[in-house]
Context: one part of a larger RNA
């Protein structure tokens, strides 16, 4: 010096991002126990007292020697009750610093946030406010169900049948869940428009048997131009034709969205009020510098000698807001926060070794 233990004057968190670590609490019995509450809890709340050993008294439970009585004479019944033993309680005494004497063995209280809860999770840096959850809502599915696995056969769903099964969102409980269907999605509609392959085949083209014209000829032909049937073939308009899309409706616990400007009241300030523009509709209740507030350490109050955090308010919400749920909430939490705030207790965390 490192690791692991032990003790410490006075102080007692002054340490530190943070009480990290350590200390302290710890068992049994008795007394006593607040706010709040879903009346179950909270609660072991908190906070107090007692605890060893010896002697002795008393109460009570178990066992029941011995003795006695009765008759129905029995492995009978009843009464008494020594001894041994378990527990409660009283009195007196003894020892130590200390009597749950070691080991083992809750620290407690207050406030706030988040999540209702018990559970689950990143095997090997994250246990949480994340996931799940009971409860709520919506959508699909009538049974050879929907959905899923498989090329199929077949299987799961389910030896179930809408109080069932599958999918999505929310997440106990309480009070609630506002407005917008213009966009996107989904559902419905089938009149009209658009729309593929296919059907259809007008019209146009290629090829040429044949016909015809010109030139030339050794009269056998040769070369060139035009028309052109059938067949084969290229291209192809009208017309016909589904879903879809357009179109018309519905639907937000579907994805989502939920304004601006100017003026106005007997001081000032503010604006219940008015005007105007835009929109599908302009944010309702509740909450609000918040796990959301940039400016910001907002302002006021509380707590401290001193408080960028914390608690209570205000509302100017850069950029809360109602099942992407809003606001509360008893209980619960190895969660987060409160110079642990007035905290209480105890401490080598520290002064400072």
């Nucleotide at each position: 010096c490192u690791a692991u233990g032990g003790u410490u004057a006075a102080g007692g968190a002054a340490c530190u991002c943070g009480g990290c670590a350590a200390a302290a609490u710890g068992c049994c019995c008795c007394c006593g126990u607040a706010a709040c509450u879903u009346c179950g809890g909270g609660a072991g709340a908190a906070g107090g007292g007692g605890g060893g050993c010896c002697a002795u008294g008393u109460c009570u439970g178990g066992u029941g020697a011995g003795g006695g009585a009765a008759c129905u004479u029995g492995c009978u019944u009843c009464c008494u009750g020594a001894g041994c033993u378990g527990g409660g309680u009283g009195u007196g005494g003894c020892c130590g610093c200390a009597g749950a004497g070691a080991c083992c063995a809750g620290c407690g209280a207050g406030a706030a946030g988040c999540g209702a809860c018990u559970g689950u999770u990143u095997a090997c840096u994250a246990a949480a406010a994340a996931c799940a959850c009971a409860g709520g809502u919506c959508c699909g599915u009538g049974c050879g169900a929907a959905g899923c696995c498989g090329u199929a056969a077949g299987g799961c769903g389910a030896u179930g049948u809408a109080u069932a099964c599958g999918g999505a969102c929310u997440g106990a409980c309480g009070c609630c869940u506002g407005c917008c269907c213009g966009g996107u999605g989904c559902u419905g509609g089938a009149a009209c428009g658009u729309u593929a392959a296919g059907g259809g085949g007008a019209c146009c083209g290629g090829u040429u048997a044949g016909c015809u014209c010109c030139a030339u000829u050794u009269c056998g032909g040769u070369g060139g131009g035009g028309c052109g049937a059938a067949g084969c073939u290229g291209a192809g308009a009208a017309c016909u034709u589904a879903a879809g899309c357009g179109c018309c409706a519905g639907u937000a616990a579907a994805c989502g969205g939920c304004g601006g400007u100017g003026g106005u009241a007997a001081c000032u300030a503010u604006a219940a009020c008015c005007a105007u523009c835009c929109u599908a509709a302009g944010g309702u209740a509740g909450c609000g510098a918040a796990a959301u507030u940039c400016c910001u350490u907002g302002u006021c109050g509380g707590g401290u000698a001193a408080g960028u955090u914390c608690c209570g308010a205000c509302c100017u919400g850069c950029a809360c807001g109602a099942a992407u749920g809003g606001c509360g909430u008893a209980a619960c939490g190895a969660c987060u926060u409160c110079a642990u705030u007035c905290c209480g207790g105890a401490u080598g965390u520290c002064u400072c070794a």

RNAcentral holds the full RNA, with entries from SILVA.
A computed fold for a 353-nucleotide part of an RNA from Streptomyces cinnamoneus, annotated as large-subunit ribosomal RNA, domain IV.
Its mean pLDDT, the model's own confidence on a scale to 100, is 85.
Its Rfam family is "Bacterial large subunit ribosomal RNA". Rfam 15.1 lists 51,934 matches to the family in 10,816 species.